[in-house]
This is a predicted structure of a 157-nucleotide RNA (glmS glucosamine-6-phosphate activated ribozyme aptamer) from a Chloroflexia bacterium. It matches the Rfam family "glmS glucosamine-6-phosphate activated ribozyme aptamer". Rfam describes the family as follows. This entry contains a glucosamine-6-phosphate activated ribozyme that is found in the mRNA for GlmS. GlmS is an enzyme that uses fructose-6-phosphate and glutamine to generate glucosamine-6-phosphate. The ribozyme catalyses self cleavage of the glmS mRNA that is thought to regulate GlmS activity. Taxonomically the source falls in Chloroflexia (Bacteria, Bacillati, Chloroflexota).

């Protein structure tokens, strides 16, 4: 370096590339272009899972506005069932949500990463890659103001 077995960690803007695009080389050579190898690049973090089916282009900002284009694959997102669970003293059902578990509006706060800038490593390059700087919006989280609690029972006063 390799290979095997064990552990233990990370994972969904997660993985991968034969189109695009970029770099080296070869062959060409007055020049270009084409062809052929080898190779880079192809989403920046936040945040998010009750089981099961089916369907869907799957939340939220940052940068950019030039590819975070294009393709494949995967997914904690949304609808409609069923089942399980929460929800006003209990129990059904019925409505709503999904364990932080009824619901709408408003306001406050918080919290990144990459871009970029320095400086440095590593590659002929395209580039990767460390390490120092700063800044979200949503989920959630705090304060308020509404709306919803209904059938049909049981208890207790």
């Nucleotide at each position: 370096c390799g290979u095997u077995c064990g552990u233990u960690u990370u994972c969904a803007g997660c993985g991968c590339c034969u189109g695009g695009a970029c770099u080296c080389g070869a062959c060409c050579c007055g020049g270009a272009g084409a062809u052929c190898g080898a190779g880079u690049u192809g989403a920046c973090g936040a945040g998010g899972u009750g089981g099961g089916a089916a369907c869907c282009u799957a939340u939220c900002g940052a940068a950019a506005g030039a590819c975070u284009c294009g393709g494949c694959g995967g997914g904690u997102g949304g609808u409609u069932c069923c089942c399980c669970g929460g929800u006003a003293u209990c129990c059904a059902c019925a409505a709503u949500c999904g364990u932080g578990a009824g619901u709408g509006c408003g306001c406050c706060a918080a919290c990144a990463a990459a871009c970029c800038g320095a400086u440095g490593c590593g590659g002929u390059g395209a580039c990767g890659g460390a390490u120092c700087g700063a800044c979200a919006a949503a989920u959630g989280g705090g304060c308020g103001c509404g709306c919803a609690g209904g059938u049909g029972g049981a208890c207790u006063c």